[in-house]
Context: one part of a larger RNA
RNA sequence: UGACGGGGGCCCGCACAAGCGGUGGAGCAUGUGGUUUAAUUCGAUGCAACGCGAAGAACCUUACCUACUCUUGACAUCCAAUAAAUUUCUUAGAGAUAAGAAAGUGCCUUCGGGAAUAUUGAGACAGGUGCUGCAUGGCUGUCGUCAGCUCGUGUUGUGAAAUGUUGGGUUAAGUCCCGCAACGAGCGCAACCCUUAUCCUUCGUUGACUCAAAGGAGACUGCCAGUGAUAAACUGGAGGAAGGUGGGGACGACGUCAAGUCAUCAUGGCCCUUACGAGUAGGGCUACACACGUGCUACAAUGGUAUAUACAAAGAGAUGCAGUCUCGCGAGAGGAAGCUAACCUCAUAAAGUAUAUCUUAGUCCGGAUUGGAGUCUGCAACUCGACUCCAUGAAGUCGGAAUCGCUAGUAAUCGUAGAUCAGAACGCUACGGUGAAUACGUUCCCGGGCCUUGUACA
Numbered sequence: 001u002g003a004c005g006g007g008g009g010c011c012c013g014c015a016c017a018a019g020c021g022g023u024g025g026a027g028c029a030u031g032u033g034g035u036u037u038a039a040u041u042c043g044a045u046g047c048a049a050c051g052c053g054a055a056g057a058a059c060c061u062u063a064c065c066u067a068c069u070c071u072u073g074a075c076a077u078c079c080a081a082u083a084a085a086u087u088u089c090u091u092a093g094a095g096a097u098a099a100g101a102a103a104g105u106g107c108c109u110u111c112g113g114g115a116a117u118a119u120u121g122a123g124a125c126a127g128g129u130g131c132u133g134c135a136u137g138g139c140u141g142u143c144g145u146c147a148g149c150u151c152g153u154g155u156u157g158u159g160a161a162a163u164g165u166u167g168g169g170u171u172a173a174g175u176c177c178c179g180c181a182a183c184g185a186g187c188g189c190a191a192c193c194c195u196u197a198u199c200c201u202u203c204g205u206u207g208a209c210u211c212a213a214a215g216g217a218g219a220c221u222g223c224c225a226g227u228g229a230u231a232a233a234c235u236g237g238a239g240g241a242a243g244g245u246g247g248g249g250a251c252g253a254c255g256u257c258a259a260g261u262c263a264u265c266a267u268g269g270c271c272c273u274u275a276c277g278a279g280u281a282g283g284g285c286u287a288c289a290c291a292c293g294u295g296c297u298a299c300a301a302u303g304g305u306a307u308a309u310a311c312a313a314a315g316a317g318a319u320g321c322a323g324u325c326u327c328g329c330g331a332g333a334g335g336a337a338g339c340u341a342a343c344c345u346c347a348u349a350a351a352g353u354a355u356a357u358c359u360u361a362g363u364c365c366g367g368a369u370u371g372g373a374g375u376c377u378g379c380a381a382c383u384c385g386a387c388u389c390c391a392u393g394a395a396g397u398c399g400g401a402a403u404c405g406c407u408a409g410u411a412a413u414c415g416u417a418g419a420u421c422a423g424a425a426c427g428c429u430a431c432g433g434u435g436a437a438u439a440c441g442u443u444c445c446c447g448g449g450c451c452u453u454g455u456a457c458a
Stems, first nucleotide, its partner, number of pairs: 001458002003455003007452007015442002019406005026297008034288002042053002064283007073125001077124002079121005086103007107114002127272002130270003136266002138261003141257001143255001148187006154163003167178003193249004198217005204211001220243001223237005299399001303358007315346003320339002325334003365396001370391007412434007
């Protein structure tokens, strides 16, 4: 000087407390461990792995297994020979592939040849999702959007170092003020950026200052009063759409964890080279005594069912979104306007409201499971898709110890859309609708910041 302390002081955070809703019990979905398997590819493992990489495993993907195949190779450059390229058909085979047949003869040319493509041959080489994230780059998580981390000169000390950065106030903040052997500066904080809330102008648009785009205005403790040290600032008020960082986002200092990633990519070293490379078919990643995480649906009357009826925002659409119409109980099918989209379509928002019924029951709750019949996508739904209809109608009566989220348009609750995507969300991302309760306070638990003290630690 640091680190640590079941030392002290001050302070902060959904950290506790005060509240609301969950998880832990049930069924299902999904991930992981374990077990099994020919294979169940690999990685991620306290917080910071476990609806994670994966914004989507029937084939493909795919890296795994089995079987059948190839060896200058599926892919790149160079040399030589042959054939233009290319297209179609037949046979064998699970296919990769092998054997054969037919059509076709092109472009440039100094007529030597060249360009493109394919086959064969030789070797230089290709190739590796093989190992090492403890050899690395890059990217990322985390402490933490915590308020810190440092430097130059000067000064103090024999020196390691200190000072500045400590102290008195104040702040969300090393934010600002005052003081001070310090004076300044840098990376962080804040602001500058995007969005949302109000208004103005222009242009476009509309039935409509209705909406959209662009450019501006507006908020700065600016004004008033009090407190304070005459400071910084704090408390209250006025005006205002908005008030003291207005709300939200992007933005993550020096560093920590030999944190994560050699399977995004790049890359050193090592290893394989008729195989640890490459192709094909089928299987597997979807297994199932069990354990855990994350979710969805419920256990009902603040509810279920039936009929009628009201109000969004944001987004997507040409291999696409698809009205009206007809058929089907339905998933859908047929056919076909419009739309490159403020125009057309997806597209009825749902909770809500009105009326009726059910009357506390394993029920008109709950929907798992199973049988049958279908629809759609797609070469193909057996292993292993989603959805529909009929029938079936399991557990479950609010969940032990324990544990999680949330402070306002938040929690809770209700639907809607999108990415990925042929098809396949209860996940993810975004959007709006309805819309609470509580916070006395900082003793305690957890994490963090500053000062100080002790130390047989470095």
Molecule: small-subunit ribosomal RNA, 3' major domain
Organism: mycetome symbiont of Placobdelloides jaegerskioeldi